A computed fold for a 1385-nucleotide RNA from an uncultured bacterium, annotated as small-subunit ribosomal RNA. It matches the Rfam family "Bacterial small subunit ribosomal RNA". Its family is annotated with ribosome and structural constituent of ribosome in the Gene Ontology.
[in-house]
RNA sequence: UAGUGGCAGACGGGUGAGUAACACGUGGGUAACCUACCCCUUAGUCUGGGACAACUAUUGGAAACGAUAGCUAAUACCGGAUGAUUCGCGUUUAGAUAACUAAAUGUGAUAAAAGGAGCUUCGGCUUCGCUUUGGGAUGGGCUUGCGGUGUAUUAGCUUGUUGGUGAGGUAAUGGCUCACCAAGGCAAUGAUGCAUAUCCGGGCUGAGAGGCUGAUCGGACACAUUGGAACUGAGAUACGGUCCAAACUCCUACGGGAGGCAGCAGUUAGGAAUAUUCGUCAAUGGGGGAAACCCUGAACGAGCAAUGCCGCGUGAGUGAUGAAGGUCUACAUGAUUGUAAAACUCUGUUGCGAAGGAAGAAUGGCCAUUAUAGGUAAUGAUAAUGGUGUGACGGUACUUCGCCAGAAAGCUCCGGCUAACUACGUGCCAGCAGCCGCGGUAAUACGCAGGGAGCGAGCGUUAUCCGGAUUUAUUGGGCGUAAAGAGUUCGUAGGCGGUUUGUUUAGUCUAAAAUCAAAACGUGGGGCUUAACUCCAUCUCGUUUUAGAAACUGGCAGACUUGAGUGUGGUAGAGGCAAGUGGAGUUUCUAGUGUAGCGGUUAAAUGCGUAGAUAUUAGAAGGAACACCAGUGGCGAAGGCGGCUUGCUGGGCCAUUACUGACGCUGAGGAACGAAAGCGUGGGGAGCAAAUAGGAUUAGAUACCCUAGUAGUCCACGCCGUAAACGAUGAGUACUAAGUGUCGGGCAACCGGUGCUGAAGUAAACACAUUAAGUACUCCGCCUGAGUAGUACGGUCGCAAGGCUGAAACUCAAAGGAAUUGACGGGCACCCGCACAAGCGGUGGAGCAUGCUGUUUAAUUCGAUGCUACGCGAAGAACCUUACCUAGGCUUGACAUCCCCGGCAAUGCUAUAGAGAUAUAGCGGAGGUUACCCGGGUGACAGGUGGUGCAUGGUUGUCGUCAGCUCGUGUCGUGAGAUGUUCGGUUAAGUCCGAUAACGAGCGCAACCCUUAUUUCUAGUUACUAACAUUUAGUUGAGAACUCUAGUAAUACUGCCGGUGACAAACCGGAGGAAGGUGGGGAUGACGUCAAAUCAUCAUGCCCCUUACGUCUAGGGCUACAGGCGUGCUACAAUGGCUGGUACAAAAAGAUGCAAUAUCGUGAGAUGGAGCCAAUCUCCAAAACCAGCCUCAGUUCGGAUUGAAGUCUGCAACUCGACUUCAUGAAGCUGGAAUCGCUAGUAAUCCUGAAUCAGAAUGUCAGGGUGAAUACGUUCCCGGGUGUUGUACACACCGCCCGUCAUGCUAUGGGAGUUUGUAAUACCCGAAGUUGGUGGCCUAACCGCAAGGAGGACGCCGCCGAAGGUAAAACUGGUGAUUGGGGUG
Repeated sequence: UAGUGGCAGACGGGUGAGUAACACGUGGGUAACCUACCCCUUAGUCUGGGACAACUAUUGGAAACGAUAGCUAAUACCGGAUGAUUCGCGUUUAGAUAACUAAAUGUGAUAAAAGGAGCUUCGGCUUCGCUUUGGGAUGGGCUUGCGGUGUAUUAGCUUGUUGGUGAGGUAAUGGCUCACCAAGGCAAUGAUGCAUAUCCGGGCUGAGAGGCUGAUCGGACACAUUGGAACUGAGAUACGGUCCAAACUCCUACGGGAGGCAGCAGUUAGGAAUAUUCGUCAAUGGGGGAAACCCUGAACGAGCAAUGCCGCGUGAGUGAUGAAGGUCUACAUGAUUGUAAAACUCUGUUGCGAAGGAAGAAUGGCCAUUAUAGGUAAUGAUAAUGGUGUGACGGUACUUCGCCAGAAAGCUCCGGCUAACUACGUGCCAGCAGCCGCGGUAAUACGCAGGGAGCGAGCGUUAUCCGGAUUUAUUGGGCGUAAAGAGUUCGUAGGCGGUUUGUUUAGUCUAAAAUCAAAACGUGGGGCUUAACUCCAUCUCGUUUUAGAAACUGGCAGACUUGAGUGUGGUAGAGGCAAGUGGAGUUUCUAGUGUAGCGGUUAAAUGCGUAGAUAUUAGAAGGAACACCAGUGGCGAAGGCGGCUUGCUGGGCCAUUACUGACGCUGAGGAACGAAAGCGUGGGGAGCAAAUAGGAUUAGAUACCCUAGUAGUCCACGCCGUAAACGAUGAGUACUAAGUGUCGGGCAACCGGUGCUGAAGUAAACACAUUAAGUACUCCGCCUGAGUAGUACGGUCGCAAGGCUGAAACUCAAAGGAAUUGACGGGCACCCGCACAAGCGGUGGAGCAUGCUGUUUAAUUCGAUGCUACGCGAAGAACCUUACCUAGGCUUGACAUCCCCGGCAAUGCUAUAGAGAUAUAGCGGAGGUUACCCGGGUGACAGGUGGUGCAUGGUUGUCGUCAGCUCGUGUCGUGAGAUGUUCGGUUAAGUCCGAUAACGAGCGCAACCCUUAUUUCUAGUUACUAACAUUUAGUUGAGAACUCUAGUAAUACUGCCGGUGACAAACCGGAGGAAGGUGGGGAUGACGUCAAAUCAUCAUGCCCCUUACGUCUAGGGCUACAGGCGUGCUACAAUGGCUGGUACAAAAAGAUGCAAUAUCGUGAGAUGGAGCCAAUCUCCAAAACCAGCCUCAGUUCGGAUUGAAGUCUGCAACUCGACUUCAUGAAGCUGGAAUCGCUAGUAAUCCUGAAUCAGAAUGUCAGGGUGAAUACGUUCCCGGGUGUUGUACACACCGCCCGUCAUGCUAUGGGAGUUUGUAAUACCCGAAGUUGGUGGCCUAACCGCAAGGAGGACGCCGCCGAAGGUAAAACUGGUGAUUGGGGUG
């Protein structure tokens, strides 16, 4: 080393597929059992025999592996002896009483290796084995109480099933198996099915109760490619054993073979993702061995990964030129980074280098010595002492010396939650985001930077669990309106239950004991420098057993009357069912009278009617409903019930207190009742009336209105089973202030119903409040965000319609309740306004003027756009203005500041070129030399009527001169908020009075201001003129009265009277007064609304342009012209036009001005220039009135348009001015729908002036002259104010919002089918194997003299039996043309 033999390979190691089960946990039972090795104990270890490996020879096969012949040993195998307190069958005694136990005894059966090793004085001794007996220890088997998932859209399951008798089988009980018998067993306290899942000690979390979980460590179970089976063995139905079947992989010579990492490493695949093909048996442990020793990917170690926990470091001190650099900015003695850095002085953990260097190692082996027991002795055994040798980790931990601040900091965040802010970039883009949300040109929210905050060798994200979440509520929730009380009652199971006595001890309580493995957690200590880690001690819930207690709950027995029920006497009632009966009305029919309409509506029409309607009279028929009484009145469980009478019948209430003696309450399932509509069968049918028809209305009108009208409504029988079936309030019992109405009973006290107001209390509020939504108890039902959806699928009920039960995917961050303030309403009430009405005059029609739109254009510059833009900015575009267009020029610029240089400067004048700007030339010249002027240069800058009025200031419009808008303190309310400010009156007014949980105050109203109306005083020039003179003339004297002027005062306040009113405020009437109730007019505009208007008045942030988006110049344009709109002027005529004549204002303006008298011109105007810097001068009326003509016509109306000729202004009237004269003489004869202004010196009408301005008003602003009508009144239209009410609105009704359709995306149901999987059933086939049978063949041990036999192996047959096959169903997942609804854009 191979083989024989023994022991171990059933331990250790891995994994969690299966399993809802005695699998696990916990506590019991086993008198129903086993246990190798180990320990104690009993008795032994006697006598024989035959083989087979190895080996040798031959041989098959590619291999795996064999075949044949021969030899051989044992602690391998076999026979016999001996044999017990063992086993079987009996007997007796004792104990127990379900099956048995102990002792004695008879009979039968059952064992072994004369073995190995050492020593020996050869006698034997020691030791390892072997056999047997009893016991122990350890480990297991079986059985059992209790415990821990989901689903009822799984309700019935089961035939070896449940039990018995007997037998077999097992270590052992048992239907575990078989034969026979019985028909049982389980289940709403959830059987059966399906789905999911190893269980526990424990882990995470939580205050706890709980919730989630089962990695590492430990206990149990199960499994070893999938399925089946046994063998061996003490133990397996055996991970690294065997056999068979199946799938897969590999080898092959094609005949046949091999394999099973869920062992340790490693590989591959998959995946977001998970390590080394390492060292050692040194320690601990296991197996074998007498031992040395061997085996051990158990284990101990090392390696990889910040994966976790713990510890340490990356330096410490001093240090202000507060350095440089960066960032920000009020841009300069700035802030911040920041004592931070530098610099100086220290330290050396760690690191690097060097030196030393453990513990873990000994109770074991070997050697020596000693002791003990036994033995004649020796070997040996046991114990002690000494020696010897053994370390994978590892030259590791640790120690010492030396050296240098040297080698060692990141990640996330900075809108709120939540600690921490600025700049730039970007511009609803890019992007962020846990929730809310951020980003559309000033982003603390994106990106980046500076700064800051947090944690730190980590930080942040993602996933998951618990918490917060009292958001499944046992602790510890709710159900009137937020989700939620079943439509109602009866009643089964169940739950709960009055007073009292005795008993019991199941619940309950007390004490003790057993168990609750170890680890872990907690507490107290110890050891590693500390900690993590580890060691020691201690500690629990629960279950079980024993002993005790007896109040309460329960059980058992007895008693009681108050709960409940019965009796007796009364009583109210649309309670129910059936039969009969009554009158009024509608309709129809018959007959009479009677004649042309009736009917219907906002108005009509369809319809009915001369074939006689409607109306009216009489009669008849038929069906349905029951006026008045009638009432938050009555009755009923609810639905519901209404003429009257009768019959049958249910319940309540009151009184009485005779009887029973807890008989009670609630009620899952279950049963019955249950409006209307609807359904079935048969009747009935007057009125009404879905559908339907016709007529209207309307844009349409499948509606509202009208005319008809069928189901139905009614009855009988049978279904349906739902309603906002509501008090949106389950049933029962007890308790807890009052007041008041009403119904029933009672003599009364009182009892029972039905309503209102209200205390405590409750409630989110609203509200409820002895009829609770209060305080408590008992039982049932129901809820857990919104939508999807009361839908789908399944089940069940139904004739159907449909009912009951009842999800999910997906989508959203809300949905919802109550109350508050506003806003709104084709809600209500009150009030006001030229808001309507009553009137007058207009606009809309014509022509023209002017503005706008649109169009056009090179340009027609820009702005304003409902009221609140449109004769607006513009109080005045021929050039200029001017911002636009075309063309030509300039570039530090037309304008400002600074710097440098130059100048006999510039302005100006002349000439030339040009359209001009400009350029060139000449003349002229104050004064200056640090220049204030000009030219040139340089860059900082100028400049912009470019953008944003949604970045702004300022200014303005509008609601609106409407009467409102707020505050302090107090009070009420959880709060938003309310009160005050509401209410009764009153006012133009939130004006005032009164009341009042409010009392006061502010901004508004009013008043104060201006003007006008009257008067006083003062003053009289340029104004005035009564008297006195004077004149053509207030012209001149004169006057100071009047007018007027302009200063100062006064007056008017509901002050006075009467009435009304609340003894108020106030109103009505009157007196007086110039004026009367804010005298008329103006200025004056609260808090706020409209992102109202304006960046083009001005100012201004940001952005944009910079030889142009700046600036200069010429010409053009803003003046265009099909159409439309607004605002005006002039008209259409006789209340007029024309001609002639005669009167009367106010307020303004005037020096670049107003301009008189005069002259000329038909006239516009011209010439000329008195006067006036203005009560002095100038510019100035018309309508009116008087007289005449016109006589109703497109005119003697109207004046557009056009022609001709002129005037004026101005450098200049062509585009493009105004005016004049002559001529021309258009439309237009009073204006559709619609719409505007005005209430008294107003409307209407008539002229006048001024600003702007050279010139150019029909516009605007202002002035006076003449000078009306009407207002019953608040129903309606519009606007506004106050109160109240509803609201799903709050960007506030120009709000919100529903459904279809179209289109995109998305999840899902049905779907002819098709396909996968699962578990059963029936049959077929039937491997391996156990077992039973058989005996064909083979055969060493024993028996036999032999033949043969016993026994055994192989074979054959049978039962069972995995995989496989066939069949029909079930369940389940995927997919499917197409189809249904849902969600979201």